RNA sequence: ACGCCGAAAAGGCAAACCGAUCGCGAGGUCGGGACGCAAAGCCAUGGGACUCCGCAAGGAGCAUGCCAGGCCGCCGAA
Numbered sequence: 001a002c003g004c005c006g007a008a009a010a011g012g013c014a015a016a017c018c019g020a021u022c023g024c025g026a027g028g029u030c031g032g033g034a035c036g037c038a039a040a041g042c043c044a045u046g047g048g049a050c051u052c053c054g055c056a057a058g059g060a061g062c063a064u065g066c067c068a069g070g071c072c073g074c075c076g077a078a
Base pairs, nucleotide, nucleotide: 005076006075012037013036017032018031019030020029021028022027035065041071042070043069045068046067047066050061051060052059053058
């Protein structure tokens, strides 16, 4: 120095729930709030979940805090 890894410190994110608002809906945004998170940073690429439409085949969506994959990245004890 790099890779694995995850003690400490600093800093970061923010589930449920509540309020406002947008959407038929899954859900989004803002504020409050913290269950958790070392990628809980970014990308709907694969699988799966969910919603709406459709008799069906299928179509249109939604979420990365479901599992993989890709890109980038802070700190440094064992």
A computed fold for a 78-nucleotide RNA from a Planctomycetota bacterium, annotated as c-di-GMP-I riboswitch aptamer. Its mean pLDDT, the model's own confidence on a scale to 100, is 87. Taxonomically the source falls in Planctomycetota (Bacteria, Pseudomonadati).